Model confidence (mean pLDDT): 80 of 100. A computed fold for a 73-nucleotide RNA from Trachydiscus minutus, annotated as transfer RNA. The organism belongs to Trachydiscus, within Eukaryota.

Parts: sequence; C1' cells; structure tokens
RNA sequence: GCCUAGAUAGCUCAGUUGGUAGAGUAAUGGACUGAAGAUCCAUGUGUCGCCAGUUCAAGUCUGGCUCUGGGCA
Repeated sequence: GCCUAGAUAGCUCAGUUGGUAGAGUAAUGGACUGAAGAUCCAUGUGUCGCCAGUUCAAGUCUGGCUCUGGGCA
C1' cells in the first nucleotide's frame, strides 16, 4: 500500500425487511440472615466511533475519515 471483519450500556455482546435499542454480567435499592455469602425481586440516565449523503424516517443503506483484529505484498 491492497483486501477483509469490526466499533452499540462500566464489561462481554445481540439488534430480523430501515419505523427512534435490548440480553447477560457488574452496580444500586429491597427481601432473606445474628451478620455476611448464596438465592429471589426491582431499577438502564446509551450523543449506536466521527463527518456528510439518501429517505417522511438511519444502529441498519451510500461515501469519506479515525481506531482495532486478520490476510496479502
């Protein structure tokens, strides 16, 4: 330099045919216990990496850029 995959909650990751986003875990509060652990219940406030474009509407489609992994040279 070229090709390819990825960037979404504190962390690991889903997200279908474009219709304004969820799970597990962590954390916090409560129940339980003499106390703690375990268990059970409840709680998500996220500029969906950045900038543009298409569209009535973009996490999703298009272009550029940044960063990360893999491959080729």

The gene name in the source record is trnF.
The same sequence occurs in records of 4 taxa.
It matches the Rfam family "tRNA". From the family's description: Transfer RNA (tRNA) molecules are approximately 80 nucleotides in length. It is annotated as a transfer RNA.